[in-house]
Context: one part of a larger RNA
Molecule: small-subunit ribosomal RNA, 5' domain
Organism: Devosia sp.
RNA sequence: GCCAAUGCGGCGGCUUACCAUGCAGUCGACGCCCCUCACGGGGAGUGGCAGACGGGUGAGUAACGCGUGGGAAUCUACCUAGUUCUACGGAACAACAGUUGGAAACGACUGCUAAUACCGUAUACGCCCUACGGGGGAAAGAUUUAUCGGAAUUAGAUGAGCCCGCGUAAGAUUAGCUAGUUGGUGGGGUAAUGGCCUACCAAGGCGACGAUCUUUAGCUGGUCUGAGAGGAUGAUCAGCCACACUGGGACUGAGACACGGCCCAGACUCCUACGGGAGGCAGCAGUGGGGAAUAUUGGACAAUGGGCGCAAGCCUGAUCCAGCCAUGCCGCGUGAGUGAUGAAGGCCUUAGGGUUGUAAAGCUCUUUCACCGAUGAAGAUAAUGACGGUAGUCGGAGAAGAAGCCCCGGCUAACUUCGUGCCAGCAGCCGCGGUAAUACGAAGGGGGCUAGCGUUGUUC
Numbered sequence: 001g002c003c004a005a006u007g008c009g010g011c012g013g014c015u016u017a018c019c020a021u022g023c024a025g026u027c028g029a030c031g032c033c034c035c036u037c038a039c040g041g042g043g044a045g046u047g048g049c050a051g052a053c054g055g056g057u058g059a060g061u062a063a064c065g066c067g068u069g070g071g072a073a074u075c076u077a078c079c080u081a082g083u084u085c086u087a088c089g090g091a092a093c094a095a096c097a098g099u100u101g102g103a104a105a106c107g108a109c110u111g112c113u114a115a116u117a118c119c120g121u122a123u124a125c126g127c128c129c130u131a132c133g134g135g136g137g138a139a140a141g142a143u144u145u146a147u148c149g150g151a152a153u154u155a156g157a158u159g160a161g162c163c164c165g166c167g168u169a170a171g172a173u174u175a176g177c178u179a180g181u182u183g184g185u186g187g188g189g190u191a192a193u194g195g196c197c198u199a200c201c202a203a204g205g206c207g208a209c210g211a212u213c214u215u216u217a218g219c220u221g222g223u224c225u226g227a228g229a230g231g232a233u234g235a236u237c238a239g240c241c242a243c244a245c246u247g248g249g250a251c252u253g254a255g256a257c258a259c260g261g262c263c264c265a266g267a268c269u270c271c272u273a274c275g276g277g278a279g280g281c282a283g284c285a286g287u288g289g290g291g292a293a294u295a296u297u298g299g300a301c302a303a304u305g306g307g308c309g310c311a312a313g314c315c316u317g318a319u320c321c322a323g324c325c326a327u328g329c330c331g332c333g334u335g336a337g338u339g340a341u342g343a344a345g346g347c348c349u350u351a352g353g354g355u356u357g358u359a360a361a362g363c364u365c366u367u368u369c370a371c372c373g374a375u376g377a378a379g380a381u382a383a384u385g386a387c388g389g390u391a392g393u394c395g396g397a398g399a400a401g402a403a404g405c406c407c408c409g410g411c412u413a414a415c416u417u418c419g420u421g422c423c424a425g426c427a428g429c430c431g432c433g434g435u436a437a438u439a440c441g442a443a444g445g446g447g448g449c450u451a452g453c454g455u456u457g458u459u460c
Stems, first nucleotide, its partner, number of pairs: 009329001013324001014290001017287002025049003029046002032043004056243003065168007074160002079156008087121004096111006127136003141148002169215003176206003181203008218240004222233004245266005268279004296322001298321003304318001305316004335365004345356004369401001371396005379387001404449005409430003415444005425432002
């Protein structure tokens, strides 16, 4: 995959492009606008934190990428502990109002304004630089008056960056490769070491213990198989890495060179008033196409966890659940006992009988699962339950709703008759079939497995 099809629990479910939906927000520190009698609520914006987690995929990568064991020249928002501060001022820009450009996306000019936004001054236990003389540097307030914050610095925790030893495919029908190349000095750059970059100097560096080149490939814990040694493999779960339409680049930030941020180029798709604009499902569902083949445009934040918030709370296709599919695993049922005139029918026959076969009918029982009725959780530590009137429990009816697939020459468990006649066909190997076929087709009988069975592919 095909045929067939009873129920339960757990797992998995492709490639390439793509519509519409939902998917990352949250917060009153701040000035506005709207509704309201008020309380209160709503809206766009400034600002803060979060969008670097979580989720997806394996294209690239044979590499310090991964695994393991070490190392020194580093940073680390939020969190924990300690020390010390939180003083005085200033100028703007959105929103808003007016004018105005454009089809739209989106702008332009003028004017007004607040802040935990921006800037200056002061101060400096500790902090940074130092030629040891000295020099430099901070902050932000809010409030329901309980608190929540802000700055500097020290230590911790966590996370991350960097370096090294060893291990980690195939090919010699690839034998030489390399100029920032190898090393040094000065400088630059970085959180940090370093040709990381640059100027100068030297001529080095790698290679038969396989450099370079080519091909293939994400790596591991593990998984499958095997008595083991090994061989094969890297779905689900977990750790690491890489990628986010293709290629390049930086900005912001504690952290990105950023899947649902920005800029440029390219391919493609869409809108357009032709001037110009918009987009990126390898997130969750879903559509088209490809294919032998793979699911619902479901419910809920109840639990666990994450973001923001003092909190109330909001968001969360993470997650928890439900739906589809015998795709796999496990358990159960499709009845039990009795019943010989060994009924009828079928098949075989030496025509006597044998066999199907206690099988059926009949009689006596039972009710698992499913069904009907009632009750009804745990999961939640006070409130809060999507799942779900679910699981379970009690009662009720009735054998009632529930069996197929492959094989029967030897290997290999299981045999006869008819049909066919080297035909039709079978076949994993040996091989069957040309008129008595246990090997083809059918029937009866038998063997094996069973909600599965057989075939094909693949691995040991």